Predicted 3D model of a 1523-nucleotide RNA (small-subunit ribosomal RNA) from Peptostreptococcaceae bacterium feline oral taxon 068. Its Rfam family is "Bacterial small subunit ribosomal RNA". The organism belongs to Peptostreptococcaceae, within Bacteria. The coordinates come from a structure-prediction model, not an experiment, and the mean pLDDT is 82.

């Protein structure tokens, strides 16, 4: 910075994302090189090898081997020979001696305390920083000084012997040293003692001289040197001490007995309770002791603008550890990783008697784990140990190997290349994309491969790396690209599949048949040898806020005061220098970071130089803070004089009222409610009069009046008492503010003990209400309410606003005091309190606050950090109890919330309108029938319409057809359309056969044009594209329609206001049928609606005069029939007429209203057409059109028959009636709208009649339908189931039609049902209307009681807007926005999850007490043993074994506390598309709600008491503003 709460807005607030990082892991993929890094887990167990030795120039002894000498023997060249033999060199050679040599072992020296590993422990015996040691040590190294004389006794090895399986020993004899011991020497040195001088912060230190005392030795050699001893100094390394910093928890508040200090002693390198004896009783702790948890610390590393936050791998410093625990020895140094002893666990060997071992060294193994490498090479370099040195050792180290684990670099080719190839994907079928991408042509060679050369690292030799880096030549585009994502955040889109499935998801959220969100593909975007995911940290997060947040209503002010510690503090002055500021110095290791430069081809990497926050020392400054001294009066306090007050406590007193008791009067009711009932009353109530009793509360005054810290306080009087205020001076002299803990007060309810008890009144009982009513209402009524004493300690304890101080415009009221003016009234000024108004400024998210701040500042305290879980659990404290205080976590959600906006809604308000009510008339609802619907039935009873706004509706006509339904039969390019091929010549008409019928077959008659090829048209046959569907989806749609509603509304532009949604305009005052008009107004205008324009009707004029008309004339009279005429009626075109125009009154000089005149008509003259923005996912896929899906020998098509007409029943709409305002019969009148050729059909004739026959006239102002009916005039009926009523049924007929059985209409005769005016309820209508009477038309072969029209006769009522319904405007509340058919609470039932309690059980770490008591140090003892020295000897000195004791690890026992796990059962909590019961809350939510408390109830909840407004509405009071 973004996403996410809402219909939208602003704010608060959480959740989430984009960045960087890692010792990482996992998935997919993987070319090269350089530099780094690599068991984070089991401080688990370890096979094997190596990791610490070296010195012969310390010593004895000395193997192999070599040389020399001797040499028995062997040997026999050669010589001699008596031939029997003799002599005999070389060579070989056991053995002996000497020398060289130096292995292994040993004595001795130095080193194994370094280097290397690990992070278990450790919250301080540690680490970091800075100091101190006058309280210390220091091998090897450096400097200086001095010295090295004389002796002695042993011992290992070796040898012999002996035990043991082994490890390992025993005894005897013998031997050396730079091993050990004694003596001498003493410049100097140490120690002790007393003294002098100087110095120091103290203990003390240094120097001087004196006395006493103590202490040394070692040699080697190649003669260069290397060693040894003592002393002093240095360097290095260590030890101890001090200050300061160093995680979380107070649900850990007290801890401590060697503990704190002293004296003395011991011990140590050294100080010290380090240890011991004695003495004292101290020491630590709210500035967090003790306890518990976690953790090695730091340089640094990651992140961040910084401040911070997180981390402590690699590299470096320190610490700790070396299987676990304890211990010491040696040594300069250890309580010792590759040393020792003991205990424990584990492993191994064993002859069972005993022994051995310690990879948290380098490799490696097993195990654990998501996970971490080779049993490599070399001492060439750097460094370490030993040595004089050569040299030896070195898993330190240098290198190599493995791993994309990280960082850095390079590559996977470059240029040209359009037919925009093929393929793939999409498509509106045109094309578009992949895409210069490929192919192709030309070029290059980093990497790679082959061949050749070849370093630096080394200052003379020595190179593991390594024939490596690097260089040269050659080869050939050759060997080298993936991963994630594409709904928004967030760069990148289409197709198909799927159909709330499969799945995705970081948050919001996608998926229920057109998914850019799932899966696949094409395409695209991002990064790239990597890319994603997961985990963790910082950031974003100002979301713990020091930098840098808040607390009226969002989370958050303690209920109130007093006051301790602490924090902060008025004016002026002198000093000090702790804070503060400045300078200098020390430290701040190296590495790292940053900057510059340089070296590897660059970079990573590396090198050089520069750079410092803090701490310390020191010198200075003195404004501010602080401290000390001495002052001041303005803050604060005291004194004096006043007045106000429901301030508190105690006592006394009073009247009104309720109730009760007594008595009188008096009689039948009282009481209570929406209406009633329970209750009281003839045993005398209620009512009324008088008297009495008792308790509680104090009317009027009374008031946003007063007092008090808050809670709170109200009759009167008295007493005691606290505080505030005013006035004028005086006094003290900062004495002040706040206030963690602490202490005190603290409504109501409640608790304890004892009183009291009139009224009221939780619980309870009864009566009502109700579906129920554990409630609201009524009648009763117990605790309680009251008093005394003692607890409790909470409230919406609220101004939802902590206390204090200062500053910052006004206006107005009230209250307490004071001053001045004025005759009262009143006015001005001032101090204190209580209110209101207000866009003054300012603040605020807004609402609002605004000198009584929520403004501007300072000081101190309290509190907050998403919602739920939860103010719950556990623990602790308090309480008699109820409970209060303190106060979590797991888990779960992506919100919860504040203010304001627009709507909608309200059993909120105001105003207005409407046949909405009222006033009337006629109905419906009851009967019969007609018709539609539901239901039922059926093979089918086709489908749709469903409150108003479905139901005489689609249907302006179901016997067949229609017809969509059912049964049966039949067809499959099809009943209908287009294209192709073939064939025929027709098509068609008639007849016949056949079938239930369609289909089918037979016969007869029969085309056009032509360039003669053929073509047109039509039928038939064939193949496939396709036809067809009243099949689905009206919730995919178009179109059409209904409805609110002919209601008066719905919007826009610009401007203005508001952070914004929005508002204004459109509200207000009038008026209208109307957002109609007028006036006013931060609005000014405009649009769609209203009105008007259109049709019709009502009046007149003009024009016209047939089929219309007939006044006058003529004719005929039966008739405007005819002549004639166009005056009238009428017809049908144009025009006029009405506009509140005129008058009066009212009104704002308006709009307009009322009345009047004139007029045919008067205020829209009557009627019609005309339907704003929108609402209802309203209706219709079956009028039509149409996307998608489905059927294709069937869900298509044809035919016959049936059905849509069924019938226990229910509803709607109608017709006819119930009768006398009538029925019947007879007579006489008066219309209008319309229709007519497959038509209307006259006269005449027949029939009782329906009708038949007939056929004139008429495509119509001419003819026909056509007769009007009610009315009127007479007659009759006389109140009845009738002379009312006509259903039903029978018989006989008529008409239409292929056909009236299912199933038409009509006629005649006969039959003669229900019905005597209709319950609750409900409909229409305001004038030519209702009511009533008939007529016509569409549909139609036939069939209206329906529908649409027409005229005739022709009323009643309207006070009015309280109420019902609907609508409009304004306003108010809201937790609603799918908008009240809304939202929403709790119990119960089911499933899952985490958690509390729980008889207990198991385990763990720590402490305490006791027992046992290893090794070992120390102490004692030491009768046993004993080389050096003394001693002639005896013996002594000294030492040692052994034994004893203190301490003491592991182990054991005991009691308790703590922590963890688990536990039958149990408590609540959370979550979960469609469960149950109610309806608590949101509107006045239908009893206003909520808080505290008590009580009751299945549950929400109800009721009592006190409190709050975060309550609607109406009225009144007060205050304010304007007039």
């Nucleotide at each position: 910075g973004a996403g996410u709460u809402u219909g939208a807005u602003c704010c608060u607030g959480g959740c989430u994302c984009a960045g960087g990082a890692u010792g990482a892991a996992c998935g997919c993929u993987g070319g090269c090189g350089g530099c780094g890094u690599g068991c984070c887990u089991a401080a688990u167990a370890c096979a094997u090898g190596c990791a610490a030795g070296u010195c012969g120039a310390g010593c004895g002894a000395g193997a192999a081997u070599u040389u020399c000498a001797c040499a028995a023997g062997u040997g026999g060249a050669g010589a001699c020979u008596u031939c029997g033999g003799u002599c005999a060199a070389a060579g070989c050679g056991a053995g002996u001696g000497a020398a060289a040599g130096g292995a292994a072992a040993g004595c001795g020296g130095c080193g194994g305390a370094c280097g290397g590993g690990u992070g278990a422990g450790u919250a301080a015996u540690g680490c970091g920083u800075g100091g101190g040691u006058a309280a210390c040590c220091u091998g090897c190294c450096c400097u200086u000084u001095a010295g090295a004389g004389a002796g002695g006794g042993a011992u290992a090895g070796c040898a012999g012997u002996u035990g043991g399986a082994a490890a390992c020993g025993g005894c005897u004899a013998u031997u050396a040293a730079u091993a050990c011991c004694u003596c001498a020497u003493a410049a100097g040195c140490g120690c002790a003692c007393a003294g002098u001088u100087u110095c120091g912060c103290a203990u003390g230190a240094a120097a001087c001289g004196g006395u006493g005392u103590g202490a040394a030795g070692a040699g080697a050699u190649u003669u260069a040197u290397c060693g040894c001893u003592a002393a002093a100094g240095g360097a290095u390394g260590g030890a101890c001490c001090c200050a300061u910093g160093u995680c979380c928890g107070a649900u850990u508040a007290g801890u401590u007995a060697g503990u704190u200090g002293g004296u003395g002693a011991g011990g140590u390198a050294a100080c010290g309770g380090c240890u011991c004896a004695c003495c004292a009783a101290g020491a630590c702790c709210g500035c967090g002791a003790u306890c518990g948890g976690u953790a090695g610390c730091c340089g640094a590393c990651c992140u961040g603008a910084g401040a911070g936050g997180g981390u402590g791998a690699u590299c470096g410093g320190c610490c700790a550890c070396a299987u676990u625990g304890g211990g010491a020895c040696u040594g300069a140094g250890a309580c010792a990783c590759g040393g020792c002893c003991c205990a424990a666990a584990c492993u191994c060997c064993u002859a069972c008697g005993g022994g051995a071992g310690g990879c948290a060294g380098c490799a490696g193994u097993a195990g654990g784990g998501a996970a971490u490498a080779u049993u490599g090479c070399a001492c060439a370099a750097u460094g370490g140990g030993g040595g004089a040195a050569a040299c030896c050792c070195u898993g330190a180290u240098g290198c190599a190997g493995c791993a994309a684990c990280g960082c850095c670099g390079c590559g996977u080719g470059a240029a040209c290349g359009a037919u925009g190839a093929a393929g793939g994907a999409u498509u509106u079928c045109g094309a578009u994309c992949u895409g210069u991408a490929a192919a192709g042509u030309u070029c290059u060679u980093u990497u790679g491969c082959c061949g050749g050369g070849a370093a630096a690292g080394a200052u003379a030799a020595u190179g593991a790396c390594g024939g490596u880096a690097c260089c040269c030549g050659g080869c050939g585009a050759a060997u080298a690209a993936g991963c994630a994502c594409c709904g928004g955040c967030u760069a990148a889109c289409u197709a198909c599949g799927u159909g709330c499935c499969a799945g995705c998801a970081g948050c919001c959220g996608c998926g229920g048949u057109a998914a850019u969100a799932c899966g696949u593909a094409g395409g695209g975007u991002g990064c790239a040898a990597g890319c994603g995911u997961u985990a963790u940290c910082c950031g974003g997060a100002a979301u713990u806020a020091c930098u840098g947040g808040g607390c009226g209503u969002a989370a958050a002010g303690g209920g109130u005061g007093c006051g301790u510690a602490g924090g902060c503090g008025g004016c002026a002055u002198g000093g000090c220098a702790a804070g503060u500021c400045a300078g200098a110095a020390g430290u701040g290791a190296a590495a790292g970071g940053c900057a510059a430069u340089a070296g590897c081809u660059c970079a990573a990497c590396u090198a050089u130089u520069g750079u410092u926050a803090g701490c310390u020392u020191u010198u200075g400054a003195a404004a501010c803070u602080g401290c000390c001294g001495a002052g001041c009066u303005u803050g604060a306090a005291u004194c004096c004089g006043g007045g106000a007050g429901a301030g508190g406590c105690a006592a006394a007193u009073g009247g009104a009222a309720u109730u009760c008791c007594u008595a009188g009067u008096g009689u039948a009711g009282c009481g209570g409610u929406g209406a009633a009932a329970u209750g009281c009353g003839u045993a005398g109530a209620u009512a009324u009069u008088a008297g009495g009793a008792g308790g509680a509360a104090c009317a009027c005054c009374g008031g946003u009046g007063g007092c008090g810290a808050a809670g709170g306080c109200g009759a009167u009087u008295u007493g005691c008492u606290g505080g505030a205020c005013c006035g004028a001076g005086a006094u003290u002299g900062a004495c002040g503010c706040u206030g963690a803990g602490g202490c005190a007060c603290g409504a109501a309810a409640g608790c304890g003990u004892g009183g009291g008890g009139a009224g009221c009144g939780a619980a309870c009982a009864g009566g009502a209400u109700u579906a129920g009513a554990u409630a609201c209402c009524c009648u009763g009524g117990u605790a309680g309410u009251c008093c005394a004493c003692g607890c409790c300690g909470u409230a919406a304890a609220c101004g939802a606003u902590g206390a204090a101080u200062a500053c910052u415009g006004g206006g107005u009221g009230u209250u307490g005091g004071g001053a001045g003016g004025g005759a009262u009234a009143c006015c001005u000024c001032u101090c204190g309190g209580c209110g209101c108004c207000g866009u003054a400024a300012g603040c605020u998210a807004a609402c609002g606050c605004a000198u009584u701040a929520a403004g501007u500042a300072u000081u101190c305290c309290g509190c907050c950090u998403g919602g739920g879980g939860a103010g719950u659990a556990c623990g602790c404290a308090c309480g008699c109890a109820a409970g209060u205080g303190u106060g979590a976590a797991a888990c779960u959600c992506a919100a919860a919330g504040g203010a304001a906006u627009u709507g909608a809604c309200g059993g909120g308000g105001a105003c207005c309108c409407g046949c909405a009510c009222a006033a009337g008339c006629a109905g419906c609802g009851g009967a019969g029938c007609a018709u539609g619907u539901a239901g039922u039935u059926u093979a089918a009873u086709u489908c749709g319409a469903a409150g108003c706004a479905a139901c005489g509706c689609g249907a302006a006509a179901a016997a067949c057809c229609u017809u969509a339904c059912c049964a049966a039969a039949u067809c499959u390019u099809g009943a209908c359309a287009u294209c192709c091929g073939g064939u025929c010549g027709a098509c068609u008409a008639a007849a016949c056969a056949g079938u239930a019928a369609u289909g089918u077959g037979u016969u007869u008659a029969u085309c056009c044009c032509u360039u003669c090829g053929g073509g047109g048209c039509g039928g038939c046959c064939g193949a496939g594209a396709c036809a067809g569907g009243u099949g689905g989806u009206g919730c995919a749609u178009g179109g059409u329609u209904g409805u609110c509603g002919u209601c008066a509304g719905c919007u826009c532009g610009u401007g203005u206001c508001g952070u914004g949604a929005g508002a204004u305009g459109u509200u207000g005052g009038g008026u209208u049928a109307a957002g109609u008009c007028c006036c006013g107004c931060a609005a000014c205008g405009a649009g769609c609606g209203c009105a008007a324009c259109c049709c019709u009707u009502g009046c007149a004029u003009u024009u016209a005069g047939u089929u219309g008309c007939u006044a006058a004339c003529a004719u005929u009279u039966a008739a405007g029939u005819u002549g004639a005429g166009c005056a009238c009626u009428c017809u049908a075109a144009a025009u006029g007429g009405a506009c509140u125009g005129c008058c009066a009154u009212a009104g704002u000089u308006a709009a307009u209203a009322u009345g009047g005149a004139g007029g045919a008509a008067g205020g829209u003259g009557g009627g019609g057409a005309u339907g704003a923005c929108g609402u209802c996912a309203a209706a219709u896929c079956a009028u039509c059109a149409u996307g998608c899906c489905c059927c294709u020998u069937a869900u298509g098509a044809u035919u016959u028959g049936g059905g849509c007409u069924a019938c226990a029943c229910a509803c709607g709409u109608g017709c006819u009636a119930c009768a006398a305002u009538g029925g019947a019969c007879g007579g006489u009148a008066c219309a209008a709208c319309g229709g007519g050729g497959a038509g209307c059909g006259a006269a005449g004739u027949g029939g009782u009649g329906a009708c038949a026959u007939g056929g004139a006239g008429c495509a119509a102002a001419u003819c026909c339908c056509a007769a009007u009916a009610a009315a009127c005039c007479a007659u009759u009926c006389u109140c009845a189931g009738u002379u009312c009523g006509g259903a039903u049924u029978g018989u006989a007929g008529g008409c239409u039609g292929c056909a009236a059985c299912u199933c038409g209409c009509c006629u005649a005769c006969a039959u003669g049902a229900a019905g005597u005016u209709g319950g609750a309820g409900u409909u229409g209508c305001u004038a030519g209307u209702a009511a009533u009477c008939g007529c016509g038309a569409a549909u139609c072969a036939g069939c209206a009681u329906g529908u649409c029209g027409c005229g005739g006769u022709g009323a009643a009522u309207g006070c009015g807007u309280u109420c019902u319904c609907g609508g409009g405007u304004c306003u108010u509340g809201u937790a609603c926005a799918c908008a009240c058919c809304g939202c929403c609470c709790g119990u119960c039932a089911c499933a899952c999850c985490a958690u509390g309690g729980g008889a207990g059980c198991u385990c763990g770490g720590g402490g305490u007490a006791c027992c046992c008591g290893a090794a070992g140090c120390c102490a004692g003892u030491g009768a046993u043993c004993u080389a050096a020295c003394c001693g002639c000897a005896a013996g002594g000195a000294g030492g040692a074994a052994g034994c004893u004791g203190u301490c003491g690890a592991a182990g054991g026992u005991a009691a308790a506390a703590c922590g963890a796990g688990u536990g039958a059962c149990u408590g609540g909590g959370g979550u979960g598309a469609a469960g149950u019961c109610g309806u608590a809350a949101c509107a006045a939510g239908g009893u206003a709600g909520c808080c505290g408390u008590a009580u009751c109830g299945g549950a929400a909840g109800g009721u009592g008491c006190g409190g709050c407004u975060g309550g609607a509405u109406c009225a009144c009071c007060u205050c304010c503003u304007u007039c």